A computed fold for a 680-nucleotide part of an RNA from a soil metagenome, annotated as large-subunit ribosomal RNA, domain II.
Context: one part of a larger RNA
RNA sequence: GCCAAGGAGUUUUCUUAUAUGGCGAGACUAAUCUUCUAUGAAGAGUAAUCGAAGCGAAAGCAAGUUGGAAACAGCGUUAGUCAUAUGGGACAGACCUGAAGCCGGGUGAUCUAUUCUUGAGUAAGUUGAAGUCUCUCGAAAGGGGGAUGGAGGACUGAACCGGUGUUACGUACAUAUACUUGGAUGACUUGAGAAUAGGAGUGAAAAGCCUAUCUAACUCGGCGAUGGCUGGUUCCUGCUGAAAUAUGCCUUCGUAUAGUCGUAUCUAGUUUGCCAGCGGUGUAUAGUACGGAUAAAGUUCGCAGGAGCUAAUGCUUACGGAACUUUUUCCAACUCGGAAGCUGUUGGCUGCGUAAGAUAUGAAACAGGGACGGUGCGUAAGGUAUCGUUCCGAAAGGGGAAUAACCCAGACCAGAGUUAAGGUCCCUAAAUUUAUGCUAAGUGUAUCAAAAGGUGUCUUGAACCUGAGACAGUGGGGAUGUAAGCUCAGAAGCAGCUAUCAUUUAAAGAAAGCGUUACAGCUCACCCAUCAAGGCUCAGGGCCCUGAAAAUGGACGGGGCUAAGCAUAAUACCGAGACUUUGGCGGCUCUCAUCAGAGAGUUCGAGUAAGCAGGCGUGUUUACUGCGCAGAAGCUUUUUGGAGACAAAGAGUGGAGCGGUAAGCAAUGAGAAUCUUGGC
Numbered sequence: 001g002c003c004a005a006g007g008a009g010u011u012u013u014c015u016u017a018u019a020u021g022g023c024g025a026g027a028c029u030a031a032u033c034u035u036c037u038a039u040g041a042a043g044a045g046u047a048a049u050c051g052a053a054g055c056g057a058a059a060g061c062a063a064g065u066u067g068g069a070a071a072c073a074g075c076g077u078u079a080g081u082c083a084u085a086u087g088g089g090a091c092a093g094a095c096c097u098g099a100a101g102c103c104g105g106g107u108g109a110u111c112u113a114u115u116c117u118u119g120a121g122u123a124a125g126u127u128g129a130a131g132u133c134u135c136u137c138g139a140a141a142g143g144g145g146g147a148u149g150g151a152g153g154a155c156u157g158a159a160c161c162g163g164u165g166u167u168a169c170g171u172a173c174a175u176a177u178a179c180u181u182g183g184a185u186g187a188c189u190u191g192a193g194a195a196u197a198g199g200a201g202u203g204a205a206a207a208g209c210c211u212a213u214c215u216a217a218c219u220c221g222g223c224g225a226u227g228g229c230u231g232g233u234u235c236c237u238g239c240u241g242a243a244a245u246a247u248g249c250c251u252u253c254g255u256a257u258a259g260u261c262g263u264a265u266c267u268a269g270u271u272u273g274c275c276a277g278c279g280g281u282g283u284a285u286a287g288u289a290c291g292g293a294u295a296a297a298g299u300u301c302g303c304a305g306g307a308g309c310u311a312a313u314g315c316u317u318a319c320g321g322a323a324c325u326u327u328u329u330c331c332a333a334c335u336c337g338g339a340a341g342c343u344g345u346u347g348g349c350u351g352c353g354u355a356a357g358a359u360a361u362g363a364a365a366c367a368g369g370g371a372c373g374g375u376g377c378g379u380a381a382g383g384u385a386u387c388g389u390u391c392c393g394a395a396a397g398g399g400g401a402a403u404a405a406c407c408c409a410g411a412c413c414a415g416a417g418u419u420a421a422g423g424u425c426c427c428u429a430a431a432u433u434u435a436u437g438c439u440a441a442g443u444g445u446a447u448c449a450a451a452a453g454g455u456g457u458c459u460u461g462a463a464c465c466u467g468a469g470a471c472a473g474u475g476g477g478g479a480u481g482u483a484a485g486c487u488c489a490g491a492a493g494c495a496g497c498u499a500u501c502a503u504u505u506a507a508a509g510a511a512a513g514c515g516u517u518a519c520a521g522c523u524c525a526c527c528c529a530u531c532a533a534g535g536c537u538c539a540g541g542g543c544c545c546u547g548a549a550a551a552u553g554g555a556c557g558g559g560g561c562u563a564a565g566c567a568u569a570a571u572a573c574c575g576a577g578a579c580u581u582u583g584g585c586g587g588c589u590c591u592c593a594u595c596a597g598a599g600a601g602u603u604c605g606a607g608u609a610a611g612c613a614g615g616c617g618u619g620u621u622u623a624c625u626g627c628g629c630a631g632a633a634g635c636u637u638u639u640u641g642g643a644g645a646c647a648a649a650g651a652g653u654g655g656a657g658c659g660g661u662a663a664g665c666a667a668u669g670a671g672a673a674u675c676u677u678g679g680c
Base pairs, nucleotide, nucleotide: 001680002679003678004677005676006675011092013090014089015088016087017086018085019084020083021082022081023080026050027049032044033043034042035041036040054061055060064075065074066073067072095232096231098229102222103221104220105219106218107217113196114195115194116193117192118191119190120189121188122186124156125155126154127152131148132147133146134145135144136143137142160183161182162181165179166178168177198214201209202208235615236614237613238612239611240610245258246257247256248255249254261362262361263360264359265358266357267356269352270351273349274348275347276346277345278344279343280342281341285337286335287334291331292330293329295327296326297325298324299323300322301321303320305319306317307316308315309314368392369391370390371389372388373387374386375385376384377383397408398407399406412584413583414582415581416580417579418578422574423573424572425559426558427557431571433570434569435568436567437566438565444561445560452546453545454544456543457542458541459540460539461538462537464535465534473530474529475528476527477526479503480502481501484498485497486496509524512523513522514521585605586604587602588601589600590599591598592597616669618666619665620664621663622662623661624660625659626658627657634653635652636651637650638649639648640647641646
């Protein structure tokens, strides 16, 4: 891991609701006793309990009573009781499994910690303390040399005891192996025997060790401890169908009440939508009349500031301030105005009446999430908080490549047709459809980017120049008074300051730029000629380009496409469980029948948690009725019936028991629980 078998709402007493039955103003027996055909049945037994009258604190009164002066208000004035079954509640282990723990009694020091008693072990080499002997120096104290000697929690290093690093390698019935490495005469290592015990021991102290167990051992018991927590909880079908909100709680993964859902009974109306009348509102937007903010200008005021002038209590003020006026820009805590929308009430239409409401009873749920719209916080977020609508949750089907909540659309079963969203070159069902434009970037074919740029290209509008020749190009001219005056070393169009006239002209600045020390020189403005038809500028719109950076090679879903891209129109087709239609099944309502059923109607048929209803199967009891060696149960297999749980029949195997109907009783249904046991 698989298979088989086992495996979870039970029982007691009380209580409440519903259903059925008995008796009924009463209902019922308990203990106990008697009899019999004796694990049982029948009879006796009316003690108790519930009910038949309530109200008031009570006296008390009574279908009433209490409060109140009264009005009026509170509580009462309707058949119960016993039994059985089912749902809920309480008491108990109370659907099953699961702690860490707490307490008590015992068992442990064969591991390990420390101690005691008694034994054992420690290759080899090195160093060379004290002491002693001797030589020597010294007056002495003492020093130096040599020999001898053999000390040491000394050195190197086996046995032995460890276990530093590689965090190598390894999980073998649980710490090994390899290399490396510490101690190795010592506070050393070790054998045997003993001592200390659980809030206790022992500890050169790590909360270490105390038998693979230690911040309190193990074992048995209290014990089925407790668990608002996790997991699991076994056959079928039909009907309805939630919540993830509010309030309270030592409350936040819980729970109570309300809201939401189911079931039963009862009552007759109810109001989803639309319209109209009369009302409510202060948002969006807008505005500046109020409150507040804001920019510029102006008027007035010298105004407790500043500055200046005075030296007398002043004067001035291009600073600052206040008020007012005009214009500018705004506001969640501004509003002279003000929608849509939402909402109250009345009426009408419409819808429903399987709705709606009341009572009783049973829940689940109180972790929600996404999209769109509105807000707060936040740089932002697949963020967070909070409202409204909607969907997912609990919703399948079609589209979106895939994809809970985006688009279409709400699936009883089967057949046929038509459409929706979305699509129609191939993968891939359907147009290589029609018409007119745009794009050249593979832009695009995708939900995929900004400010800022573009003499990319298409298009709209406006102004100006232009056959009296525009724009661009080319050829020529671009002068004179004069080197204007001043300044200056110089200043001649071109360092600087002032002025910027006049003449000749087709035209030519007292000069727009380069240049020279200063001149010179080269261009420009301006003019002529040549050429020949549009030119130039501004403001928009469409598509496109740049801006544009992420990690394996790569994504329009892919191929590919110049349309099979983009824009605007048009027609056809494809395309779902939607819609239509045919047949069938079921639910509910009404009518008739009344055990079955028949007919009509249905804007009934998705579904998690949950509630309710009807059935299938297993074991066993009682009654009745059957089958079986001419073959029971069981097993294998085929067929038939049923919506299904399942049932029946045939064949084979098997070899002795097994059904049906009705009514009861229950240790009654497995795929999951790191489920239990066994097998492989």
Source information
Model confidence (mean pLDDT): 84 of 100. Its Rfam family is "Bacterial large subunit ribosomal RNA".